A computed fold for a 357-nucleotide RNA from Dokdonella sp., annotated as Bacterial RNase P class A.
The gene name in the source record is rnpB.
RNAcentral holds the sequence, with entries from ENA.
The model forms 93% of the base pairs in the Rfam consensus.

[in-house]
RNA sequence: GGAGUCGGCCAGGCAGUCGCGACGUGUUUCGACACGGCGAGGAAAGUCCGGGCUCCGCAGGGCAAGGUGCCAGGUAACGCCUGGGCGGCGCGAGCCGACGGAAAGUGCAACAGAAAACAAACCGCCGAACGGCAUCGCAGGAUGCGCGUGGCAAGGGUGAAACGGUGUGGUAAGAGCACACCGCAUGCGGGGCCAACGCCGCAUGGCACGGCAAACCCCACCUGGAGCAAGACCAAAUAGGGGAGCCAUGGCGUGGCCCGCGUCGCUCCCGGGUUGGUUGCUUGAAUCCUGCGGCGACGCAGGAUCCAGAGGAAUGGCUGCCCACGACAAAACCCGGCUUAUCGGCCGACUCCUUCC
Numbered sequence: 001g002g003a004g005u006c007g008g009c010c011a012g013g014c015a016g017u018c019g020c021g022a023c024g025u026g027u028u029u030c031g032a033c034a035c036g037g038c039g040a041g042g043a044a045a046g047u048c049c050g051g052g053c054u055c056c057g058c059a060g061g062g063c064a065a066g067g068u069g070c071c072a073g074g075u076a077a078c079g080c081c082u083g084g085g086c087g088g089c090g091c092g093a094g095c096c097g098a099c100g101g102a103a104a105g106u107g108c109a110a111c112a113g114a115a116a117a118c119a120a121a122c123c124g125c126c127g128a129a130c131g132g133c134a135u136c137g138c139a140g141g142a143u144g145c146g147c148g149u150g151g152c153a154a155g156g157g158u159g160a161a162a163c164g165g166u167g168u169g170g171u172a173a174g175a176g177c178a179c180a181c182c183g184c185a186u187g188c189g190g191g192g193c194c195a196a197c198g199c200c201g202c203a204u205g206g207c208a209c210g211g212c213a214a215a216c217c218c219c220a221c222c223u224g225g226a227g228c229a230a231g232a233c234c235a236a237a238u239a240g241g242g243g244a245g246c247c248a249u250g251g252c253g254u255g256g257c258c259c260g261c262g263u264c265g266c267u268c269c270c271g272g273g274u275u276g277g278u279u280g281c282u283u284g285a286a287u288c289c290u291g292c293g294g295c296g297a298c299g300c301a302g303g304a305u306c307c308a309g310a311g312g313a314a315u316g317g318c319u320g321c322c323c324a325c326g327a328c329a330a331a332a333c334c335c336g337g338c339u340u341a342u343c344g345g346c347c348g349a350c351u352c353c354u355u356c357c
Base pairs, nucleotide, nucleotide: 001353002352003351004350005349006348007347008346009345010344012322013321014320015319016318017317018316020039021038023036024035025034026033027032041328045339046338048337049336050335051334052333053227054226055225056224060259061258062257063256065223066222067221068220069219070084071083072082073081074080085099086097087096088095089094100218101217105216106215107212108211122156123155124152125151126150129149130148131147132145133144134143135142136141164182165181166180167179168178169177183207184205185204186203187202188201189200190199191197231279232278233277234276241270242269243268244267245266246265250264251263252262253261286305287304288303289302290301291300292299293298323326
């Protein structure tokens, strides 16, 4: 100098001016006015997970359904995060992975191919045995062919995948048939502070048990339902009626079913009344700083701070200066995540290549 990896941060700036929103204080003719500080995001988004909070019959049992899925830890919890293992990619920093079980059962594998799982044989290789054919021979028989039966699975070929790999011996040709090494399986020991884990060693076994579980399924663990239009309070209105159905082996009580539990009238249709205000509402698993513990996620202790809370929904307009000319996008009960969108810029750690000293 070039190329790249990981992590963190910012999201035009400053000044002036006119507005908007709720709050506090003061004034008030109750309309408002003045002053003060405050007023969207890293994703406020998608609503995909997890929780808080609220109500329901306190949520007990079984079935069903759904979810998660290497191991350990973190957390209020998670499908998130951290560390580790294994596999794949990259020269590397690093990145990616639905990564439990296929010797419980069922199922699937298009096309191609001989064969897709109790193995099988198209081309091929072989020529011991039986048959056949040909030749020779009087005959027994001999020789040849490899045609049928037969032996084999090394090589070719098909496929996403073909019943371990390489080499040597062996053989008619071959083959774990035998042996060596590699792989694999099982057992034991060690390591990994536990664990995942052929990571290391030893022994045994010729090798069984091919693949798919984002197919059913099995195993382990988790899940009651509904959601701030939850819910609470005040005020207002009230009405009764008509029709249909069910009525204790029943109806209703929220969720798929059954049991259990509570309750005794219930459900639907027609027609009618009310539909205004307050609250829930923002102080919270909060933010920042420091110290300590931990590889880390994170935890503990101390100190400081208050940082939107509307309810048709407030944060905008204009002017001046500057530059790199400004992206995606705006709260609606609140948090922790994930995912997706995003002009551009800054900082830190690290890797590879090249050159110079």
Its Rfam family is "Bacterial RNase P class A". Its family is annotated with dimeric ribonuclease P complex, ribonuclease P activity and tRNA processing in the Gene Ontology. Rfam's curators write: Ribonuclease P (RNase P) is a ubiquitous endoribonuclease, found in archaea, bacteria and eukarya as well as chloroplasts and mitochondria. It is annotated as a ribozyme.